RNA sequence: CGGGAUGUAGCUCAGUUGGUAGAGUACGCGUCUGGGGGACGUGUGGUCGCUGGUUCGAGUCCAGUCAUCCCGA
Repeated sequence: CGGGAUGUAGCUCAGUUGGUAGAGUACGCGUCUGGGGGACGUGUGGUCGCUGGUUCGAGUCCAGUCAUCCCGA
């Protein structure tokens, strides 16, 4: 320098044909238990890496860019 993959909650990851962003775990509270552990219920937590474009509407489509990893030179 060229090509490719990944980027979404603190962490691990889903997200279908573009239509109000989710699960597990962790954390807070409550209940059960003599207590611990554990189970159950409930709640908090997100500019979807960043910037722009298309669209009535973008995590999703398009362009640029950044970070990490892989391959090639």
Molecule: transfer RNA
Organism: Flavobacteriales bacterium